Small-subunit ribosomal RNA, 5' domain from a metagenome, 577 nucleotides, folded computationally. Its Rfam family is "Eukaryotic small subunit ribosomal RNA". The family is grouped with related families in Rfam's "SSU clan". Its mean pLDDT, the model's own confidence on a scale to 100, is 81.
Context: one part of a larger RNA
């Protein structure tokens, strides 16, 4: 795992994999709002007043999620996978920690705050139809664009003027892209000589002589063209015109100046979540596969293109290479791989479609847009095979998510209830979630355990004792004898349980006498526990896993009774150890 019979009760619980990765009506399974983007709803509730301006909030606009999860196992055989390396060869929404005083074109200024748009909303339409849409009119942003200000000092460049020395002034220097140069020490020593600068000593009123010393910093790694830093250009990312809550301090009282605490954008380095590629070694059956490969890339090298980076992953030029009986290569597979299940003294053998991990898919091939992430299908565009409405003009589609239907078969459950728990996703305490829970079916399998306890009496037994045709004790056993007591199966007030129930646990009142609240399945020749009881049949009907049985006394058939096993379970096919 499928089926026969049979079935009282508790607790768990697997379950359309096998055959058809066949084919689906219908519902539903991914939405989401906070004090904190955007509200004139001609929507509701408030109401000292005024204002959109209180407050709830349909709809939309914008953000972010939707790549996660859930299904299946068809592909797939050095692929995947598993251990194990590497990233000096990358890219990463997010969390978290850290940096960011530098923005120009002109002399008049928006910096208390800059532009246009567009959606919902009105109206006025097409189509048979659709999550289809078109003209017209308005209005917003943290949407979509634009775009100010803030120290000093320091560097390098050019350079008027100038015998020279020097030097008015002038530009450039934030971060990040590209490219290109430089820096990013260290083996090593010794004379001389020429010329500054800086210090010290000595001499000298000074001018100056003489003499000695100083000549600098440098992080990491086994290893870099590493990290940092400079220069010269080249792009032109970023460097907040944004919310909500609380309102204050301060003089020089002004159209002053400062200033909390939080949300939310946003660039770079890191961290983190990942990811993608990558070293080593490992795989069933086959030689009735022995040679494969390669100018259409096979193997290398060199430049390039492409990529988030490597890389013949491509594209030029080259160069012949590469695997191969330690089985290439090609065939098979009722093969996703693994952790893992049975079995087993050891040592093996056989499962692993299935809940955890890791891969691949979404009716079958390609392609693609968004996006941090997809070669996404509960996105999109063809093709090809279904197939669905239709007014025939078009139009729409994908259940290997959850329930269901059909088909297929030896095979497999509700078109139920809920987000209460677990987690997950959003702008989020609140929403949403067929993830998932909770019921229903449900002898896959596995856990506990009911069908009865007990006394008399009557008979029949054994043991021991006695005063032996008994009798006493004790122990069993039968029984259409006669009582006692216990109890749950079911059935029910109630409270529990639970998002709500149900079940269980609990628990008032009910609930056992043989004809019931009655236990099955297979067997009784051996093998293998248990009949040479009866009645039937006559090499028939049948049995019989194998040996055999059965032709008139059948321990083996078909019944009766007895009996034996296991028992709420037994039997049969099968596959497998």
């Nucleotide at each position: 795992u499928a089926u026969g019979c049979u079935u009282g009760u508790c607790u768990u619980g697997a379950a359309g994999a096998u055959u058809a990765a066949g084919c689906c009506a219908u519902g539903c399974a991914u939405g989401u709002c906070c004090a904190a983007g955007u509200a004139u709803a001609a929507a509701c509730c408030a109401u000292u007043a005024u204002a959109c301006u209180g407050g709830u909030g349909c709809a939309a606009c914008u953000g972010c999620a939707g790549a996660c999860g859930g299904c299946u196992c068809a592909u797939u055989a050095a692929a995947a996978c598993a251990g194990u390396u590497a990233u000096a060869g990358u890219u990463u929404c997010u969390u978290c920690g850290a940096u960011g005083g530098u923005u120009g074109a002109a002399u008049a200024u928006u910096a208390c705050a800059u532009g246009g748009a567009u959606a919902a909303c009105u109206g006025c339409g097409g189509u048979a139809a659709a999550u289809c849409u078109g003209g017209a009119g308005c209005u917003a942003a943290u949407a979509c664009a634009u775009g100010c200000g803030u120290a000093u000092a320091g560097u390098c460049c050019c350079a008027a003027c100038u015998c020279a020395c020097g030097a008015a002034g002038g530009g450039a220097u934030g971060u990040a892209u590209u490219u290109a140069u430089u820096a990013g020490u260290u083996u090593c020593a010794a004379a001389a000589c020429c010329a500054a600068u800086u210090c010290g000593g000595g001499c000298g009123c000074a001018a100056g002589c003489c003499u000695g010393a100083u000549c600098u910093u440098u992080g990491g790694u086994g290893a870099a063209u590493c990290a940092u830093a400079a220069u010269a250009a080249c792009u032109g990312u970023c460097g907040g015109a944004c919310c909500g809550c609380a309102u204050g301090a301060g003089c020089u009282u002004g159209c002053c100046u400062c200033g909390g605490c939080g949300g939310u954008a946003g660039a770079u380095c890191g961290u983190u979540u990942a990811a993608a590629u990558u070293u080593c070694u490992g795989c069933c059956c086959u030689a009735u596969c022995a040679g494969c490969u390669c100018u259409c890339g096979a193997u290398u090298g060199u430049a390039g293109u492409g990529u988030a980076u490597u890389g013949g992953a491509c594209u030029a030029c080259a160069a012949u290479g590469g695997c191969g009986u330690u089985a290439a290569c090609g065939g098979g597979u009722a093969a996703c791989g693994g952790a893992g299940a049975a079995u087993u003294a050891g040592g093996g053998u056989u499962c692993g479609a299935u809940u955890c991990c890791g891969g691949a898919g979404a009716g079958g091939g390609a392609g693609c847009c968004u996006g941090a992430g997809a070669a996404a299908u509960g996105g999109c565009u063809a093709c090809c095979a279904c197939a669905u409405c239709u007014a025939a003009g078009g139009a729409a589609g994908g259940c290997a998510g959850c329930a269901g239907g059909c088909g297929c078969g030896c095979a497999a459950a509700u078109u139920a209830c809920c987000c209460a728990a677990u987690c997950c996703g959003a702008a989020a305490u609140c929403c949403g979630g067929g993830a998932g829970g909770u019921a229903g079916u449900g002898a896959a399998g596995a856990u506990a355990a009911a069908u009865a306890c007990u006394a008399a009496u009557u008979c029949c037994u054994g043991g021991c004792g006695c005063u032996c045709u008994g009798c006493g004790u004790u122990a069993g056993g039968a029984a259409a004898u006669u009582g006692g007591a216990a109890u749950g199966a079911g059935a029910a007030c109630a409270a529990u349980u639970u998002a709500a129930a149900u079940c269980c646990c609990u628990u008032a009142g009910c609930g056992a006498g043989g004809a019931u609240c009655c236990a099955u399945u297979g067997g009784a020749g051996g093998g293998c526990a248990a009949g040479u009881c009866u009645g039937g049949u006559g090499c028939c009907a049948g049995c019989a896993g194998c040996c055999g049985c059965g032709g008139u006394a059948a321990c083996a058939c078909c019944a009766g009774c007895u009996c034996c096993a296991a028992a709420a379970g037994c039997g049969u096919a099968u596959a497998u150890u």